[in-house]
RNA sequence: AUAUUCGUAAACAGUAAUGCUCAUAUAGUUUUGGCAAUAAGGGCCAAGAGUUUCUACCAGACACCAUAAAUGUCUGACUAUGAGUGAAUCUUUAGAAUUA
Numbered sequence: 001a002u003a004u005u006c007g008u009a010a011a012c013a014g015u016a017a018u019g020c021u022c023a024u025a026u027a028g029u030u031u032u033g034g035c036a037a038u039a040a041g042g043g044c045c046a047a048g049a050g051u052u053u054c055u056a057c058c059a060g061a062c063a064c065c066a067u068a069a070a071u072g073u074c075u076g077a078c079u080a081u082g083a084g085u086g087a088a089u090c091u092u093u094a095g096a097a098u099u100a
Stems, first nucleotide, its partner, number of pairs: 003098004013091002019085007026056001029049007041065002050057001058076006
């Protein structure tokens, strides 16, 4: 000097996944058409709108509707982007060991 291994109560210098929090979008919403059920029910299909936006557009419970054709409310996410936080890992490396 080179190679290999270890990895420092991780010196110095970086990197950063999964994750967590917040913000924005969107109200997990709405419109139209068709079919279907009826208090043991309230569902299904298709097409559009909605986002400087890909995707999603449901689930459960409660109420309400006195037998008709129409639901309402509450609670619970994912996805996209940005910010913050955090750190496995990785790089570098003091040093130690081994071999030549």